[in-house]
Molecule: transfer RNA
Organism: Actinomycetes bacterium
RNA sequence: GGGCGAUUAGCUCAGCCGGUUAGAGCGCUGCGUCGACAUCGCAGAGGUCGUUGGUUCGAAUCCAAUAUCGCCCACCA
Numbered sequence: 001g002g003g004c005g006a007u008u009a010g011c012u013c014a015g016c017c018g019g020u021u022a023g024a025g026c027g028c029u030g031c032g033u034c035g036a037c038a039u040c041g042c043a044g045a046g047g048u049c050g051u052u053g054g055u056u057c058g059a060a061u062c063c064a065a066u067a068u069c070g071c072c073c074a075c076c077a
Base pairs, nucleotide, nucleotide: 001073002072003071004070005069006068007067010026011025012024013023019057028044029043030042031041032040050066051065052064053063054062
């Protein structure tokens, strides 16, 4: 220098052949259970989907640029 992949909740990830409310597990908060803790049950909070722009009636999803991380190739005169 070239190519590919990843980026979504505090953490690990799904969704990514455009269309209702963006989800799961763990974690967190409250309540119940218990003498208490844990376990278990119920309920809840938490996201403008890395960033910016574009396409579209409509974008997490398509396009472009860019940032970070990882892998491969090349360079190494």